[in-house]
Context: one part of a larger RNA
RNA sequence: UGAUGAAUGUUGGCGGCAUGCUUAACACAUGCAAGUCGGAUGGGAAGUGGUGUUUCUAGUGGUGGACGGGUGAGUAACGCGUAAGAACCUUCCCUUGGGAGGGGAACAAAAACUAAAAACGACUGCUAAUACCCCAUAGGAUGAGGAGAAAAAGGAGGAAUCUGCCCAAGGAGGGGCUCGUGUCUAAUUAGUUAGUUGGUGAGGCAAUGGAUUACCAAGGUGACAAUCAGUAGCUGGUCCGAGAGGAUGAUAAACCACACUAGGAUUGAGACACAGCCCAGACUCCUACGGGAGGCAGAAGUGGGGCAUUUUCCACAAUGGGCGAAAGAUUGACGGAGCAAUGUCGCGUGAAGGCAGAAGGCCCACGGGUCAUGAACUUCUUUUCUCGGAGAAGAAACAAUGACGGUAUCUGAGGAAUAAGAAUCGGCUAACUCUGUGCCAGCAGCCGCGGUAAGAUAGAGGAUGCAAGCGUUAUCC
Numbered sequence: 001u002g003a004u005g006a007a008u009g010u011u012g013g014c015g016g017c018a019u020g021c022u023u024a025a026c027a028c029a030u031g032c033a034a035g036u037c038g039g040a041u042g043g044g045a046a047g048u049g050g051u052g053u054u055u056c057u058a059g060u061g062g063u064g065g066a067c068g069g070g071u072g073a074g075u076a077a078c079g080c081g082u083a084a085g086a087a088c089c090u091u092c093c094c095u096u097g098g099g100a101g102g103g104g105a106a107c108a109a110a111a112a113c114u115a116a117a118a119a120c121g122a123c124u125g126c127u128a129a130u131a132c133c134c135c136a137u138a139g140g141a142u143g144a145g146g147a148g149a150a151a152a153a154g155g156a157g158g159a160a161u162c163u164g165c166c167c168a169a170g171g172a173g174g175g176g177c178u179c180g181u182g183u184c185u186a187a188u189u190a191g192u193u194a195g196u197u198g199g200u201g202a203g204g205c206a207a208u209g210g211a212u213u214a215c216c217a218a219g220g221u222g223a224c225a226a227u228c229a230g231u232a233g234c235u236g237g238u239c240c241g242a243g244a245g246g247a248u249g250a251u252a253a254a255c256c257a258c259a260c261u262a263g264g265a266u267u268g269a270g271a272c273a274c275a276g277c278c279c280a281g282a283c284u285c286c287u288a289c290g291g292g293a294g295g296c297a298g299a300a301g302u303g304g305g306g307c308a309u310u311u312u313c314c315a316c317a318a319u320g321g322g323c324g325a326a327a328g329a330u331u332g333a334c335g336g337a338g339c340a341a342u343g344u345c346g347c348g349u350g351a352a353g354g355c356a357g358a359a360g361g362c363c364c365a366c367g368g369g370u371c372a373u374g375a376a377c378u379u380c381u382u383u384u385c386u387c388g389g390a391g392a393a394g395a396a397a398c399a400a401u402g403a404c405g406g407u408a409u410c411u412g413a414g415g416a417a418u419a420a421g422a423a424u425c426g427g428c429u430a431a432c433u434c435u436g437u438g439c440c441a442g443c444a445g446c447c448g449c450g451g452u453a454a455g456a457u458a459g460a461g462g463a464u465g466c467a468a469g470c471g472u473u474a475u476c477c
Stems, first nucleotide, its partner, number of pairs: 002476003006473005013347006019340002021305001026303003030300001032298001035063003040060002043057004070258003079183004084178002088175003093171007101135004111124001114121001154163003184230002191221003196218007233255001235253001237248004260281002263278002283294004311337001313336002319333001320331002323328001350380004360371004385414006394404001421466001423464003426447003432461005442449002
């Protein structure tokens, strides 16, 4: 010099696009952030004079809730990066080939009764299904054989048909596992390891495997740095540099880990599950003292910590997600607006003319010089500003449907009108004089300046480089 998720002093006109708790993975008031399907299903309710149509729905059932969103505590590890591999799984989706015959028993809800401060319940007898069970059928798998084990569901429609269900094979995408190699500091850490290393049998897993267990052997690893200790999410990237390389890992993207702390399983294709369950702990809250409720490292927001970081906003109009046959409902993802000169880019604060070189300031050798065409004055313009008029694209779909937003943009009128600062001027380093002060007061990044004529302090006039910024501080190269 350059750079920054910056902070701070001071100043501040506008717009586009980005970015915004780096600290306490500290504690959290409040509402919201994951639902959906009545075309699976028996009830109930609304509405109507009644029927039908219609609408809503607690429960059973399906699917989703394992995604999306957050954070970086832990982790020096097959965690990540890269290059390979074999012993695996896969809801939904795509392709192909088959199949769906017969029967049964329940459990919610609603009802009755009962318990109770609450959270939540107990008991009795009914009832439906794409919920559950049995028989039949069987591609295929194991086994020498005998033999053993295993499927299915309907719904809508007047119909055509559409959609769902079961089995098998393949695909796509996703995931689990193994391995070569790379991955910070310290030797003032030199030895370390008993399921430890290998084998056999057994059990277990989707699968390999000491992953587990019994027995047997005594191995395994290490100066090519094991083990211990400290620090740390990793990467593509980002910043600096001609490069080599050094530093770093905000935002956006990929992977990993975590969800008050520690442990555990259930369900499921998938979790050992952020807004699911159980146990223990700390903390907070309610209680009729018997017992219960909770988890913002989701988006806002509060307290606290801190040099320091935003609104308890609008909308599902678009894109995307899950659900649904669809209409659709839902979505703090996302799309937007708000706040902040935090960064970056662009624009403006007027333009042309104007010498009696005006007044005034400063300097002076007292002749003058300079601020300075700067101002006044004349002529013009209107980006911006104020007030009016018109007014989008983003909507894909026959039509309808826009949060942003009366926004962007276009256009009319008005009037130079609304808009310049901060730092520096001894050398490095562009820019100089006067006055005050007198080793004092002070300055300072380094060298250094100041003790009576200070270009270095303070003020003034002038000047220089930047400019809606300019300086300082911190950090990296």
Background:
Small-subunit ribosomal RNA, 5' domain from Picea glauca, 477 nucleotides, folded computationally. The RNAcentral record of the full RNA draws on SILVA.